RNA sequence: GCAAAUAGUGGCGAUGGCGUUCGCCCUUGACCGCUUUUUGAGCUGAUGACGCCUGGAUGUUU
Numbered sequence: 001g002c003a004a005a006u007a008g009u010g011g012c013g014a015u016g017g018c019g020u021u022c023g024c025c026c027u028u029g030a031c032c033g034c035u036u037u038u039u040g041a042g043c044u045g046a047u048g049a050c051g052c053c054u055g056g057a058u059g060u061u062u
Stems, first nucleotide, its partner, number of pairs: 010025004016053006033043004
């Protein structure tokens, strides 16, 4: 360096997918946004964070 065999490689972080990273949880759990006059009304965000893609909204240019 190559090949073969065996064993292991979980979940979650307010709406999608991938990669990186951080945190949390061990099924009795992590998690399930905020404001308010609270069984109603209103507001922000596709991220926990970063990058890319997709979708949505607004504005400008061609």
Molecule: Fluoride riboswitch aptamer (crcB RNA motif)
Organism: Mollicutes bacterium